[in-house]
């Protein structure tokens, strides 16, 4: 490097040394000369693997499920959910068309109203309407990080 598998909505900062970008990558939006990123040193988080320890499964020792600890043990982490978004799919909103009411204003009939138009409210529809709010859900795809194997 490359593949498999797991899990990513929680958690945990101080000092010293640098001196300009950084947050992977577009888009967006913070972070950063009141020193960000990165290093080092100490100190915390968590529990991937180890390691112990308790249950149950097993004749049993290897071992499996499940939970606990956080060990001078191998790693990983300590701004925003992987900081948000990207591809497809459902919903849901908005717009859009139609239909149905209600009002109000115009205008023709001509009157216990009737008919058109236009505004505007609501309510239904949209198996072929758009749109992308970056809402909500689900899935890929990316990327991290353990553990493996090549």
């Nucleotide at each position: 490097a490359u593949c498999u598998u797991a899990u990513c909505c929680a958690g945990a900062g101080u000092g010293g040394c640098u001196g300009a970008g950084g947050g992977a990558c577009g888009g967006g939006c913070c972070c950063g000369a009141u020193g960000a990123c990165g290093c080092c040193a100490c100190a915390g988080c968590a529990a991937c693997c180890g390691g112990u320890u308790c249950g149950c499964c097993g004749c049993a020792a290897c071992g499996g499920c499940g939970g606990g600890c956080g060990c001078a043990g191998g790693u990983g982490c300590u701004a925003a959910c992987u900081c948000c978004u990207g591809c497809c799919c459902g919903g849901g909103g908005c717009a859009c068309g139609c239909g149905c009411g209600g009002u109000g204003a115009u205008c023709g009939a001509g009157u216990u109203u009737c008919g058109a138009u236009c505004a505007u409210c609501g309510c239904g529809c949209g198996a072929u309407u758009g749109u992308u709010c970056g809402c909500c859900g689900g899935g890929a795809c990316a990327g991290a990080u353990a553990a493996g194997a090549u």
SAM riboswitch aptamer (S box leader) from a Planctomycetota bacterium, 150 nucleotides, folded computationally. The prediction has a mean pLDDT of 78.